The RNA shown here (c-di-GMP-I riboswitch aptamer) has 85 nucleotides and comes from a Bacillota bacterium. The source organism's lineage runs through Bacteria, Bacillati and Bacillota. The coordinates come from a structure-prediction model, not an experiment, and the mean pLDDT is 89. Of the family's consensus pairs, 100% are formed in the model.

[in-house]
RNA sequence: UCACGAUAAUAGCACACUCGACGAAAGUCGGGGUCGCAAAGUUCCAGACCUAAGGCCGAAAGGCUAUGGUGGCUGAACCGCCGAA
Numbered sequence: 001u002c003a004c005g006a007u008a009a010u011a012g013c014a015c016a017c018u019c020g021a022c023g024a025a026a027g028u029c030g031g032g033g034u035c036g037c038a039a040a041g042u043u044c045c046a047g048a049c050c051u052a053a054g055g056c057c058g059a060a061a062g063g064c065u066a067u068g069g070u071g072g073c074u075g076a077a078c079c080g081c082c083g084a085a
Base pairs, nucleotide, nucleotide: 004083005082012037013036017032018031019030020029021028022027035072041078042077043076045075046074047073048070049069050068054065055064056063057062
């Protein structure tokens, strides 16, 4: 340095649920919380998934659609702490 990842050390993140705010929704942000995480750090670039306001179709019911989301779904890119085997 690359790989690897301890019942090591230091620091960190925060599922469900809940309170408040935002949003059409999915969901996001903040407080509490702590299921878990060695990238649960960053980016929707590719795939996957969620939503469907607006738009299109329809007599209606409803259907399709991302320009909205999920990085704690996978791949990829970038960046980073520690050092037993």